[in-house]
Context: one part of a larger RNA
RNA sequence: CCUUCGUUAAGGAACUCGGCAAAACAGCUAGACGUAAGUUCGCAAGAUGUCUCGCCUCGAGUUAAAUCGAGGCCGCAGCUAAAGAUUCCAACCAACUGUUUAUCAAAAACACAGGUCUCUGCAAACCCGUAAGGGGAAGUAUAGGGGCUGACGCCUGACCAGUGCUGGAACGUUAACGGGAGCGGUGCAAGCCAAUCCCUGAAGCGCCAGUGAACGUCGGCGAUAACUAUAAUCGUCCUAAGGUAGCGAAAUUCCUUGUCAGGUAAGUUCUGACCCGCAUGAAAGGCGUAAUGAGUUGGAAACUGUCUCAACGAAGAACCCG
Numbered sequence: 001c002c003u004u005c006g007u008u009a010a011g012g013a014a015c016u017c018g019g020c021a022a023a024a025c026a027g028c029u030a031g032a033c034g035u036a037a038g039u040u041c042g043c044a045a046g047a048u049g050u051c052u053c054g055c056c057u058c059g060a061g062u063u064a065a066a067u068c069g070a071g072g073c074c075g076c077a078g079c080u081a082a083a084g085a086u087u088c089c090a091a092c093c094a095a096c097u098g099u100u101u102a103u104c105a106a107a108a109a110c111a112c113a114g115g116u117c118u119c120u121g122c123a124a125a126c127c128c129g130u131a132a133g134g135g136g137a138a139g140u141a142u143a144g145g146g147g148c149u150g151a152c153g154c155c156u157g158a159c160c161a162g163u164g165c166u167g168g169a170a171c172g173u174u175a176a177c178g179g180g181a182g183c184g185g186u187g188c189a190a191g192c193c194a195a196u197c198c199c200u201g202a203a204g205c206g207c208c209a210g211u212g213a214a215c216g217u218c219g220g221c222g223a224u225a226a227c228u229a230u231a232a233u234c235g236u237c238c239u240a241a242g243g244u245a246g247c248g249a250a251a252u253u254c255c256u257u258g259u260c261a262g263g264u265a266a267g268u269u270c271u272g273a274c275c276c277g278c279a280u281g282a283a284a285g286g287c288g289u290a291a292u293g294a295g296u297u298g299g300a301a302a303c304u305g306u307c308u309c310a311a312c313g314a315a316g317a318a319c320c321c322g
Stems, first nucleotide, its partner, number of pairs: 002316007010308002014306001019303001030052004038043001040151001054073007074078001079084001086301007093293002098110002114149007126135003152288004157218003162215002164211005171206003178199004184193003219237005246280001247277001258274005
C1' cells in the first nucleotide's frame, strides 16, 4: 500500500454523472394524542408531528390478567441487551398486483381487467397431422379463434384517390372441353392427320358501389386594417382530403443553454408559461388522473470522512526478520 472494521477538530454534499457508499433520527412488539393537499371517498396514512415506557407500595378494575390513578426509589441512561422504517415537495412514464433477457438490461418493455374490429351456425371457424385421427369442446354466438388498444374520466376530427377487404342481376376480357367451317398432306377409295378461323365458355381481372378502432394520408404562393407590427379577410395553384379537439423546446425542438418567470450568491438540468410543432395529434389512441413503483428527473430537511484533507487505531493479507 491492500481487505474488513472503529473513531475524528471546524465545516456539512463544497465530493460526484448522480448523496454512490456511509452516517443519522429509534422507529421490534407498544400506549396516549394528533394528522395536510389531493381523492375513484376505498385511500393518502405509520402522512408530517408531540408525549409516555424501569422498579416498589397503595387504590380502582378483572374470575385472573390487561389497563388506569396516587405516592415513593435508583441510575448518565428504564422500548436500559440484540434485532428493528429516514422523511418531505414537485415533474415524467406505466392505472394497479403480476411477468421478463437462467449467466452484464426488472424497465417506461410484456401481461392485465376494460374497449373495439373481424371471422365462425357446429361435421364451426382456427390449429396439429400424408392420412386415420386429435385439439377447439364433452363447448354452441352471454360461445370460440384472430388483429389492435390497454383501469377510470373527457373524448376519438377530415379523406375511400392508391392498396386491402366486403358486396354486385348486367357488360368487357378469357383456359380447357364441346360445336361449326376448313388451307394443306396422305390414300384406289372409305377415311385419317391437320394450319387457321368462328360460336360457346368458370373463377379471376376489368367495371360499379361500400368500408378507417382496415394499410394509410391529412398543402403551397401572393396581397391586405388610419403609427408600426400582425393578419380576422381576399386572390390563386394543386389535392382524395388538406391536421379538428387537445397537448406542445415535450422520453418528440435541429437551430438551442429558444424567450420570459420561479428556485440558487451563481442553474446547459428542473418547474411554470409562450408557440415559427426542423419532424405533435386523436385505439401504432389524444389529453387528464387518486392509488401503486428496488422505474426516470429536479429540489428540501436531517445526517454524515463523499469531500475541504487527511489522521489514528483493530483484525487479516502481503512483505521483512527469526

A computed fold for a 322-nucleotide part of an RNA from a metagenome, annotated as large-subunit ribosomal RNA, domain IV.